Predicted 3D model of a 74-nucleotide RNA (transfer RNA) from Allobosea sp. The coordinates come from a structure-prediction model, not an experiment, and the mean pLDDT is 82. The sequence is in RNAcentral, with records from ENA. Its Rfam family is "tRNA". By type it is a transfer RNA.

[in-house]
RNA sequence: GCCGCCCUGGCCAAGUUGGUUAAGGCUCCGCAUUUGUAAUGCGGCGAUGCCCGGUUCAAAUCCGGGGGGCGGCU
Numbered sequence: 001g002c003c004g005c006c007c008u009g010g011c012c013a014a015g016u017u018g019g020u021u022a023a024g025g026c027u028c029c030g031c032a033u034u035u036g037u038a039a040u041g042c043g044g045c046g047a048u049g050c051c052c053g054g055u056u057c058a059a060a061u062c063c064g065g066g067g068g069g070c071g072g073c074u
Base pairs, nucleotide, nucleotide: 001073002072003071004070005069006068007067010026011025012024019057028044029043030042031041032040050066051065052064053063054062
């Protein structure tokens, strides 16, 4: 330098044939239970979707540019 893949809450992660409210698990907070913890059960908070721009009535999803990570080739 070239090619491919990936980037979604504090962490992991589904969705990527465009369609209304972005699943789920862990953590965290509250409540119940307990003598008190843990465990368990119930409830709750939290994502401008890596950034910018474009297409569209509508974008996590499509297109362009940029950034970061991993792998391969020369």